Model confidence (mean pLDDT): 83 of 100. A computed fold for a 94-nucleotide RNA from a Pyrinomonadaceae bacterium, annotated as c-di-GMP-I riboswitch aptamer. NCBI's taxonomy places the organism under Bacteria, Acidobacteriota, Blastocatellia, Blastocatellales, Pyrinomonadaceae.
[in-house]
RNA sequence: AACCGAUAAAGGCACACCUCGCGUGAGCGGGGGUCGCAAAACCUACAGGGAGUCAGAGCAAUACAUUGAGACCUGACUCAGCCGGGUUGCCGAA
Repeated sequence: AACCGAUAAAGGCACACCUCGCGUGAGCGGGGGUCGCAAAACCUACAGGGAGUCAGAGCAAUACAUUGAGACCUGACUCAGCCGGGUUGCCGAA
C1' cells in the first nucleotide's frame, strides 16, 4: 500500500413507525425514532440490470356518468437502504 473486516476504539448514517409540510401517487423534505449499515458518503435510473407509481392506449362490466382488474405497449415520474458500476473516505484485530 492492496485485499479484508473484530463481540476493538473514536466518530457517523438512520428502516419501520409517529409528526409537520409537499406530491393524484410511487415518494420527497424537516423533527422525533433506531431496523440495520464499513461506505446506508457522493455520482450513476435513455445510452448496466431491477422494482414501483400515475396517465394514455388496450381489456372487462356498465346506469354511458363511470367503475374494476391490470399482462403487454407508450409517455411522464419515483426508488442509489434491491443488485451492479464509478469517485472519495475513518479505524486496524485476524

The model forms 89% of the base pairs in the Rfam consensus.